[in-house]
RNA sequence: CCAUCUGUAACGGGAGAGAUCACAUUUAUGUGGCGCCGAAGGAGCAACUACCCUAGAAACUCUCAGGCAAAAGGACCGUUGCUGUAAU
Numbered sequence: 001c002c003a004u005c006u007g008u009a010a011c012g013g014g015a016g017a018g019a020u021c022a023c024a025u026u027u028a029u030g031u032g033g034c035g036c037c038g039a040a041g042g043a044g045c046a047a048c049u050a051c052c053c054u055a056g057a058a059a060c061u062c063u064c065a066g067g068c069a070a071a072a073g074g075a076c077c078g079u080u081g082c083u084g085u086a087a088u
Stems, first nucleotide, its partner, number of pairs: 005084001007082007018034001020033006035068003041064001042062003048056003
C1' cells in the first nucleotide's frame, strides 16, 4: 500500500398486522376488552461449525416484551469514514 474480517458513526434502502370497540379527558393520549403481526430485545427447538470439557448457532417456533394510518422505530442490506486485525 492492497484485500479480508471485527467494532463503530453518517447517509440511503427496509416488511407484516384493527386510523378496532368501550371508558376517561386536555382530542390526543391513557386504561381496559376483543382480534391480529413477526424484523428491536428475549425465550425454545435444531441443521450445522469448532471441539478435551464444552461452546457457538436461523429470517424456523413462541409472542414475555414490542408493534398493527402517517411519523417514529425497525432485523437486515448497500456506500463512505474511523478503529482494530491474520497473511502478503

Predicted 3D model of an 88-nucleotide RNA (Glycine riboswitch aptamer) from an uncultured Pelagibacteraceae bacterium. The sequence was found by an Rfam model in a public genome assembly. It matches the Rfam family "Glycine riboswitch aptamer". From the family's description: This family represents the bacterial glycine riboswitch. Its family is annotated with glycine biosynthetic process in the Gene Ontology. The coordinates come from a structure-prediction model, not an experiment, and the mean pLDDT is 75.